[in-house]
Molecule: transfer RNA
Organism: Firmicutes bacterium ASF500
RNA sequence: GCUAGCGUGGCUCAAUGGCAGAGCACAUCACUCGUAAUGAUGGGGUUGUGGGUUCGAUUCCCACCGCUAGCU
Numbered sequence: 001g002c003u004a005g006c007g008u009g010g011c012u013c014a015a016u017g018g019c020a021g022a023g024c025a026c027a028u029c030a031c032u033c034g035u036a037a038u039g040a041u042g043g044g045g046u047u048g049u050g051g052g053u054u055c056g057a058u059u060c061c062c063a064c065c066g067c068u069a070g071c072u
Stems, first nucleotide, its partner, number of pairs: 001071007010024004018055001026042005048064005
């Protein structure tokens, strides 16, 4: 330099055009003599950045940024 894949909450990942979710973690409460475990509730996201298509974009298209792998 070329090609492909990936980028979503603190972490690991869903959601493939129509209200952005789960598990773990965190906070509070319940339970317990106490702790752990368990249960309930809650907070936390400009979906990497900027444009385009669309009534509507996490999703489709383009450019850029970053990461990974392969080729040279």